Predicted 3D model of a 74-nucleotide RNA (transfer RNA) from a subsurface metagenome. Rfam family: tRNA. By type it is a transfer RNA. Its family is annotated with triplet codon-amino acid adaptor activity in the Gene Ontology.
RNA sequence: GCGGGUAUAGUAUAGAGGUAAUACGCAAGCUUCCCAAGCUUGAAUCGGGGGUUCAAUUCCCCUUACCCGCUCCA
Numbered sequence: 001g002c003g004g005g006u007a008u009a010g011u012a013u014a015g016a017g018g019u020a021a022u023a024c025g026c027a028a029g030c031u032u033c034c035c036a037a038g039c040u041u042g043a044a045u046c047g048g049g050g051g052u053u054c055a056a057u058u059c060c061c062c063u064u065a066c067c068c069g070c071u072c073c074a
Stems, first nucleotide, its partner, number of pairs: 001070007010024004018054001026042005047063005
């Protein structure tokens, strides 16, 4: 330099056009003499920019980080 993959909540992952979910974790409440466990509720998420669309996490382009392969030079 060329090609490909990955990026979603604090962590691990699903979702692939109609506005995001599960587990663990976190906060509050219930329960208990207390703790733990259990139950209920809540907060928190689409790497960044642009485009297409009524609507983008999803499709397209660029870019950033990481990973893999190929090539050139030293």